Model confidence (mean pLDDT): 86 of 100. A computed fold for a 529-nucleotide part of an RNA from an uncultured Bacteroidia bacterium, annotated as small-subunit ribosomal RNA, 5' domain. RNAcentral holds the full RNA, with entries from ENA and SILVA.
Context: one part of a larger RNA
RNA sequence: GGAUGAACGCUUGCGGCAGGCUUAACACAUGCAAGUCGAGGGGCAGCACGGUGUAGCAAUACACUGGUGGCGACCGGCGCACGGGUGCGUAACACGUAUGCAACCUACCCUUUACAGAGCGAUAGCCUUUCGAAAGGAAGAUUAAUAGCUCAUGGUUCCAUGAACUCGCAUGGGUUUAUGGAUAAAGAAGCGAUUCGGUAAAGGAUGGGCAUGCGUCCCAUUAGAUAGUUGGCGAGGUAACGGCUCACCAAGUCGACGAUGGGUAGGGGUCCUGAGAGGGUUAUCCCCCACACUGGUACUGAGACACGGACCAGACUCCUACGGGAGGCAGCAGUGAGGAAUAUUGGGCAAUGGACGGAAGUCUGACCCAGCCAUGCCGCGUGCAGGAAGACGGCCCUAUGGGUUGUAAACUGCUUUUCUAUUAGAAGAACAGCUAAUACGCGAUAUUGGAAUGACGGUAUAAUAGGAAUAAGCAUCGGCUAACUCCGUGCCAGCAGCCGCGGUAAUACGGAGGAUGCGAGCGUUAUCC
Numbered sequence: 001g002g003a004u005g006a007a008c009g010c011u012u013g014c015g016g017c018a019g020g021c022u023u024a025a026c027a028c029a030u031g032c033a034a035g036u037c038g039a040g041g042g043g044c045a046g047c048a049c050g051g052u053g054u055a056g057c058a059a060u061a062c063a064c065u066g067g068u069g070g071c072g073a074c075c076g077g078c079g080c081a082c083g084g085g086u087g088c089g090u091a092a093c094a095c096g097u098a099u100g101c102a103a104c105c106u107a108c109c110c111u112u113u114a115c116a117g118a119g120c121g122a123u124a125g126c127c128u129u130u131c132g133a134a135a136g137g138a139a140g141a142u143u144a145a146u147a148g149c150u151c152a153u154g155g156u157u158c159c160a161u162g163a164a165c166u167c168g169c170a171u172g173g174g175u176u177u178a179u180g181g182a183u184a185a186a187g188a189a190g191c192g193a194u195u196c197g198g199u200a201a202a203g204g205a206u207g208g209g210c211a212u213g214c215g216u217c218c219c220a221u222u223a224g225a226u227a228g229u230u231g232g233c234g235a236g237g238u239a240a241c242g243g244c245u246c247a248c249c250a251a252g253u254c255g256a257c258g259a260u261g262g263g264u265a266g267g268g269g270u271c272c273u274g275a276g277a278g279g280g281u282u283a284u285c286c287c288c289c290a291c292a293c294u295g296g297u298a299c300u301g302a303g304a305c306a307c308g309g310a311c312c313a314g315a316c317u318c319c320u321a322c323g324g325g326a327g328g329c330a331g332c333a334g335u336g337a338g339g340a341a342u343a344u345u346g347g348g349c350a351a352u353g354g355a356c357g358g359a360a361g362u363c364u365g366a367c368c369c370a371g372c373c374a375u376g377c378c379g380c381g382u383g384c385a386g387g388a389a390g391a392c393g394g395c396c397c398u399a400u401g402g403g404u405u406g407u408a409a410a411c412u413g414c415u416u417u418u419c420u421a422u423u424a425g426a427a428g429a430a431c432a433g434c435u436a437a438u439a440c441g442c443g444a445u446a447u448u449g450g451a452a453u454g455a456c457g458g459u460a461u462a463a464u465a466g467g468a469a470u471a472a473g474c475a476u477c478g479g480c481u482a483a484c485u486c487c488g489u490g491c492c493a494g495c496a497g498c499c500g501c502g503g504u505a506a507u508a509c510g511g512a513g514g515a516u517g518c519g520a521g522c523g524u525u526a527u528c529c
Stems, first nucleotide, its partner, number of pairs: 001529004006525005013380006019373002021338001026336003030333003035078003040075002043071002047069003050065006085291003095215007104208002109204007117151004127140005157182011187196003217263003224254003229251004234246003266288004271280003293314005316327004344370001346369003352366001353364004383414004393405005419466006428456001434450006440443001473518005478499003484513005494501002
């Protein structure tokens, strides 16, 4: 000098863009953050409509009724493994890079082929009874499905035993074929055409799993480490290879090219600095990994050993009728605590994206916006021109005077960025759906037009009017280092980054005048180069 997720002191007019718990992975009140589908199902608690009945002249009131829209709870499907947070752990195939899988999986999506025949038994809900303070159960009766089960059919699937051809870096792979065996399915909407689904198989796409080469911090005041340890055979297990696990056999394996141990740490793209080499760094954003009160375990599922799922143990907090229960903000806000220090218990699904749905749509603290903070970067302003009696006042001096503040002010003219008031007022919105027309090989089609849809927001922006009007500080002035005098103080009070100033003439302390530097900032502190 540059830089920062900064903090502190003094000061502060505006806008744009970004950023904002670096500390206690400390504890958390409250609200929200993952639902959706009635075009899978039985149904009908609530709402609306209709119908029937009763009362009444009527309005209307009451009762009954799943008949319709729709729909709480329930069964079922898909999603909840994404998105969002944090960096505890991890020195490791965790990450980066480059390869391999002839050792693997992949829901939804795309392409292709084939198929969907016949039956059965339950269960939630509803109803009845019952236990419990609650959380939550228990028993009986009854009912449905795209829930479950059985049989059939079945292939290029799987298993077993063969054959032929062919290929490879080894184990071995591929193609064709024979015999035997095993395993499928679901319906719904619509008047219908048809559409959305179902089952099996092959291929693709996407996402993952595994293995390997190389790279990857400090300590040798850590030198030996290791028994599932190293290898083999067999078995089990897995989607899959493998001591992954187990039985048996052998005695290996790693290590000064740093094993083992200890400390520290998420890794990378990046970012800062530097002429570069290098050094430092991993906040925001993106990719990967790990974690979800602490430890462990599996279940479901295409996928989890699952942040807002389950079970067990532990610590902590809460409720209790003392018998027993409930909870997990490292999601978004917010609270306490810690700290030098870090924001609102805001608006909206309008856009983008996601889940579900045929769609309308619903949900979405992802996201888009707004609020707070000079935390940073960038931009703008606080006027411009003229104006000498070089005014008054201040300060200094060699003091009837001179110098300086200083064209500075006053005064005259001008401008209106900003500001205030009034008026107009966006782009971001076009898809889907609705509607109309046109085209054709007529549809679940395409194109064109129309109406409708904005949180931000009456915001940005524009116009008009007014008036210099609303707007300057901070640090320094001995040398390094740009900028000097007076007064006070008297080794005191104090300053200080280094050298050093201060003991009676201090350009170094304190004040004043003046000056210098930067400027909505300026200094100090901390850290890196």